[in-house]
This is a predicted structure of a 477-nucleotide part of an RNA (small-subunit ribosomal RNA, 3' major domain) from an Acidobacteriota bacterium. The coordinates come from a structure-prediction model, not an experiment, and the mean pLDDT is 83. Its Rfam family is "Bacterial small subunit ribosomal RNA". The sequence was found in a public genome assembly.

Context: one part of a larger RNA
RNA sequence: UGACGGGGGCCCGCACAAGCGGUGGAGCAUGUGGUUCAAUUCGACGCAACGCGAAGAACCUUACCUGGGCUCGAACGGCUCUCGAACUUUCGUGGAAACACGGAUAUCCCGCAAGGGACUAGAGUCGAGGUGCUGCAUGGCUGUCGUCAGCUCGUGUCGUGAGAUGUUGGGUUAAGUCCCGCAACGAGCGCAACCCUUGCCCUGUUUUGCCAUCAUUAAGUUGGGAACUAUCAGGGGACCGCCAGCGAUAAGUUGGAGGAAGGUGGGGAUGACGUCAAGUCAUCAUGGCCUUUAUGUCCAGGGCUACACACGUGCUACAAUGGACGGUACAAAGCGGCGCGAAACCGCGAGGUGGAGCAAAUCGCAGAAAGCCGUUCUCAGUUCGGAUUGCAGGCUGCAACUCGCCUGCAUGAAGCUGGAAUCGCUAGUAAUGGCAGAUCAGCAUGCUGCCGUGAAUACGUUCCCGGGCCUUGUACA
Numbered sequence: 001u002g003a004c005g006g007g008g009g010c011c012c013g014c015a016c017a018a019g020c021g022g023u024g025g026a027g028c029a030u031g032u033g034g035u036u037c038a039a040u041u042c043g044a045c046g047c048a049a050c051g052c053g054a055a056g057a058a059c060c061u062u063a064c065c066u067g068g069g070c071u072c073g074a075a076c077g078g079c080u081c082u083c084g085a086a087c088u089u090u091c092g093u094g095g096a097a098a099c100a101c102g103g104a105u106a107u108c109c110c111g112c113a114a115g116g117g118a119c120u121a122g123a124g125u126c127g128a129g130g131u132g133c134u135g136c137a138u139g140g141c142u143g144u145c146g147u148c149a150g151c152u153c154g155u156g157u158c159g160u161g162a163g164a165u166g167u168u169g170g171g172u173u174a175a176g177u178c179c180c181g182c183a184a185c186g187a188g189c190g191c192a193a194c195c196c197u198u199g200c201c202c203u204g205u206u207u208u209g210c211c212a213u214c215a216u217u218a219a220g221u222u223g224g225g226a227a228c229u230a231u232c233a234g235g236g237g238a239c240c241g242c243c244a245g246c247g248a249u250a251a252g253u254u255g256g257a258g259g260a261a262g263g264u265g266g267g268g269a270u271g272a273c274g275u276c277a278a279g280u281c282a283u284c285a286u287g288g289c290c291u292u293u294a295u296g297u298c299c300a301g302g303g304c305u306a307c308a309c310a311c312g313u314g315c316u317a318c319a320a321u322g323g324a325c326g327g328u329a330c331a332a333a334g335c336g337g338c339g340c341g342a343a344a345c346c347g348c349g350a351g352g353u354g355g356a357g358c359a360a361a362u363c364g365c366a367g368a369a370a371g372c373c374g375u376u377c378u379c380a381g382u383u384c385g386g387a388u389u390g391c392a393g394g395c396u397g398c399a400a401c402u403c404g405c406c407u408g409c410a411u412g413a414a415g416c417u418g419g420a421a422u423c424g425c426u427a428g429u430a431a432u433g434g435c436a437g438a439u440c441a442g443c444a445u446g447c448u449g450c451c452g453u454g455a456a457u458a459c460g461u462u463c464c465c466g467g468g469c470c471u472u473g474u475a476c477a
Base pairs, nucleotide, nucleotide: 001477002476003474004473005472007471008470009469010468011467012466013465015461016460019425020424021423022422023421026316027315028314029313030312031311032310033309034307035306042053043052064302065301066300067299068298069297070296076127077126078125079124080123081122082121084119089104090103091102092101093100094099108117109116110115129291130290132289133288134287138285139284140280141279142278143276145274150189151188152187153186154185155184156165157164158163169180170179171178195268196267197266198265200236201235202234203233204232206230210225211224214223215222239262242256243255244254245253246252318418322377323376324375325374326373327372328371334365335364336363339358340357344353345352346351384415389410390409391408392407393406394405395404431453432452433451434450435449436448437447
């Protein structure tokens, strides 16, 4: 100087407390361990691995296994030699295919020619190739402490020195934020602001969007209008600016006015010096090592989907604040050309036929659902719950046996609110309801967004956990 303490002081955080909803019990989905297997490819392991890499394993992917092939090789460069324009097209045999063997077809440019060029094939050689090893040799990228308020430097001063001071102290703040003081005076990386989005107003813009007034219609449908909503450009607006109290007359803080918004308005992006030899050699790049008729490469089939069990994360429930049936209302944000696909018709339905319109504020996906209004069920393993299984179908795709999704009929399991323990959340949040997108032929209870309905509680900081500053002890570095 640090680190540590079941030392002290001050302070903060959904850290506790106060509340609301879960997990842990059940069934299923998914990831992991274990076990099994010819293989169940590999990585990730407290927080910070376990719906993680994977924004989508039937083939492909695919790295694994079994079997069958190839060896200048599936792709690429240089050199030497040889054949020929090459590729292509096509036939036959074997085969699961890859591939192997045999045959047919066809003949570029320059040049009179010899020859040369380009291209392909074959032989040889130097390379090639490797999702092989080492993340404890590395780059790059990332997680974490933590959006915590810290981490340092120059000059000066002090100390023999390691170092100290500044950065400590008194206040204050979300903040090393600011004020005051002070052997310090300044500065840098962080904080904040500048950026995006959302909330209010103004100006411009009026089509594909809008409709107050005037006509018109089944319908903003048409004429018309430029007010309103909205679109996307540019401005304004919030600064403790105003008033009062407190305070050192400071920084600031408490209350009030005005205001759409009040003290960082809400949300995002943004992550200091560093820590964990944290993660990644399987995105990529790369040193070293290993391999070269195989640890490379091609193909078919299988596996990654196994199942006594254990754990994590979710979904659906256990019902009446509910289930079923009928009627009816209101979104936002997206996506669409190998695409979205309307009307109409067929089918109980999944779906099929159909093909209008639309590169989309125009057309389509598209019916939002919870909600509201009625009817019914009456506390039961039930008209709750839907697992499992049988049969019959639909869709995608070369192909749904291993191993896809969906529909109808039948079946109708566990489950009556979950032990010890444990998680999330402070407001348009939790809880709850649906919608869209990426990936994608097909496949979503996952993920990323969107809107609807919309709470309860916070006395407080004694205690648990994590963190910041000062101080103290130390047989630790």